[in-house]
């Protein structure tokens, strides 16, 4: 230098012909207990790496760019 993959909640990851973004763990509140843990119920948490483009509408399609991983040279 060229090619491919990954980047989504605090962490690990889902999310397909484009249609209001989810789970588990962690956190908070309540329940239960003499108390703690566990259980159960609920709550909160996201500009989907960044910037543009297409579209009525983009995590998803296109372009550029940043970081990480792998391959080729």
């Nucleotide at each position: 230098g060229c090619c491919g993959g990954a980047g989504u909640a605090g962490c690990u990851c889902a999310u397909u012909c484009g249609g209001u973004a989810g789970a588990g763990c962690a956190g908070c509140u309540g329940u239960c207990u003499c108390g703690u843990a566990a259980u159960c119920a609920g709550c909160a948490g996201g500009u989907g790496g960044c910037a543009g483009g297409u579209u009525c509408g983009a995590u998803u399609c296109c372009u550029g760019u940043c970081u990480c991983c792998g391959g080729c040279a």
Transfer RNA from an uncultured Bacilli bacterium, 73 nucleotides, folded computationally.